[in-house]
C1' cells in the first nucleotide's frame, strides 16, 4: 500500500411511516423515527427504473399517446475520495 471486512474500538448514515416546506408528478429539503448499510461519502458518465409539466400529434369534448429537458447513487456498473485493523 493492495484486496479483504469482527458479535473488536471510535464514529457515521438513516428505509416504511408522521409532521411541514418545495414540485405538475416522480420525487426532495427540514424535523421526528429505525428498515436496514463498509462507502447507504460524493458524482447522472453508462445502463436501468419512475414521472411526463411545457412541447408534438390524436380527439367535438372530457381526453388519450408520445417524450426528459425532471427524478433516482438505499438499482447496478464505472470515476473520486475516505475512518478502523481480527483473521
Nucleotide at each position: 500500500u493492495u484486496a479483504c471486512g469482527a458479535u473488536a474500538a471510535u464514529g457515521g448514515c438513516a428505509a416504511a411511516c408522521c409532521u411541514u416546506g418545495c414540485g405538475a408528478a416522480a420525487g426532495u429539503g427540514a424535523g421526528g423515527g429505525a428498515c436496514g448499510c463498509a462507502a447507504a461519502g460524493c458524482u447522472a458518465c453508462g445502463g436501468g427504473u419512475c414521472u411526463a409539466a411545457g412541447g408534438u400529434u390524436c380527439c367535438a369534448a372530457g381526453g388519450a399517446a408520445u417524450g426528459a429537458u425532471g427524478a433516482u447513487c438505499g438499482c447496478c456498473g464505472g470515476g473520486c475520495c475516505a475512518c478502523c485493523g481480527a483473521a